């Protein structure tokens, strides 16, 4: 160089002209508005709504049970199922990447189809060995689990000894499990040594157990103003209702149904766990400090259309309370760092 | 905008993790009939919405997508 790996940035650019949404200043006005000028106007995912929060209302959110979620360890954070670092396991030659990864299922229950003798606590179809009987080919009784066969899975592996045949029955080495000690580490865990019975199947994305966390509902929450109208019924201080299932506790005078009316406006609404640069601490996520910046806010819902030039000919996709994540979709372009099984110099 | 639920044959639905997924209607073929309907006999026609995972084994369990429906001013 090439291939590969990791990270970051951008998301056609420039000009003209006509419109759309909201803001500021000024002018006019019949106080309803109208006009002129200035500057602003979608995304990295605005998406899915899968998690976590802020905010609002219901006790300024209470207790217990039930239920749901998360799941190696330590840290970060407002919080998280996110992120960072580490451990363990797996992939790769490496850079590096991936992992639902608690209870090694040795607390209990459950399940393991078919096949197979037997599917979890023992058991024996063929075979092997011993004994008895007889018509010499088998039958019966006992021992065994090395060999065969079945299965996704069959009760450690190899060798020597041993035996009637065999077997962790004994021994050596190895694998696995448990216990103890020492050392390293905050920890998960790792290293070394000794001992033990010899060996215990799988499934917890089955129930369950343990640890930690979680009250409910969502801006169509919630609050205010204005206009219009016609009442009727049921339940209710012996407690309706207040939105989780139950019990307690608290608040508590309305709640529900039918009918009638109106469908106008304002707040919440965007300055925020905000963005950029630099410095400091930290391996890092991140935290702290200084300086600078203001960056959509509609309410039937605004970004479009036309013309010219250039190029690599332009993907996925459009805000609706706001943030932090995750997941999914995406034509491509650029930059930085790293690796060397193979290929080229 | 926010919340909730569903997806199995053409339609409506069943389906403890266990062989080749079933039922009714519809459909197809044959019979009966001059022909058609009804009737009789036979036949399952399916990517269990899709992908990945857990498991020996997935329609069923888990996760992520896709499609459809309902409720709230």
């Nucleotide at each position: 160089a090439a291939c590969g790996c990791a990270g970051a940035u951008c998301a056609g650019g420039g000009g003209g002209c006509c419109g759309c949404c909201g803001g500021g200043u000024c002018u006019c006005c019949u106080c309803g508005g109208a006009g002129a000028c200035c500057g602003g106007g979608a995304g990295g995912a605005a998406c899915g709504u899968c998690c976590g929060g802020a905010c609002a209302c219901c006790a300024c959110a209470g207790a217990g049970c039930a239920g749901c979620g998360u799941g190696c360890c330590a840290g970060g954070u407002a919080a998280c199922g996110c992120c960072u670092g580490g451990g363990c396991g797996g992939g790769g030659a490496a850079a590096c990447c991936c992992g639902a990864c608690g209870g090694c299922a040795g607390a209990g229950c459950g399940c393991c189809a078919c096949a197979g003798a037997a599917a979890a606590c023992a058991g024996a179809c063929c075979g092997c060995c011993c004994g008895a009987c007889c018509u010499c080919g088998g039958u019966c009784g006992g021992g065994u689990a090395a060999g065969g066969g079945u299965g996704a899975a069959a009760c450690g592996g190899u060798g020597c000894g041993g035996u009637a045949a065999g077997a962790g029955c004994g021994c050596a080495c190895c694998a696995g499990c448990g216990g103890c000690a020492u050392c390293g580490g905050c920890a998960a865990c790792g290293a070394u040594g000794c001992c033990g019975g010899c060996u215990c199947g799988g499934c917890a994305a089955g129930c369950c157990c343990c640890a930690c966390g979680c009250g409910g509902u969502g801006c169509a929450a919630c609050g205010c103003c204005a206009a219009a109208c016609a009442g009727g019924g049921a339940c209710g201080a012996u407690g309706a209702g207040g939105c989780u299932g139950c019990u307690c506790g608290c608040c508590g005078a309305g709640u529900c149904c039918c009918g009638g009316g109106u469908a106008g406006g304002c707040g919440g609404c965007u300055c925020g766990a905000g963005c950029g640069a630099c410095c400091u601490g930290g391996c890092g996520a991140c935290a702290g400090g200084u300086c600078g910046c203001c960056u959509a806010g509609a309410u039937a819902g605004a970004u479009g259309a036309c013309c010219c030039c250039c190029c690599a000919c332009g993907a996925c996709a459009g805000a609706a309370u706001c943030c932090g994540g995750c997941g999914u979709a995406u034509c491509g372009a650029u930059c930085u760092g790293c690796u060397u099984c193979c290929u080229c110099g | 905008g926010g919340g909730c639920c569903c997806g199995u044959a053409g339609c409506u639905c069943a389906g403890u993790g266990g062989a080749u997924a079933g039922a009714g209607c519809a459909c197809c073929a044959g019979g009966c009939u001059u022909c058609g309907a009804a009737c009789c006999u036979g036949g399952g026609u399916g990517u269990c919405g899709c992908a990945c995972g857990u498991u020996c084994g997935a329609g069923u369990c888990g996760u992520g997508c896709c499609g459809g429906g309902c409720c709230c001013g």
Two RNAs folded together computationally: RNase P RNA and transfer RNA, 418 nucleotides in total. Its mean pLDDT, the model's own confidence on a scale to 100, is 80.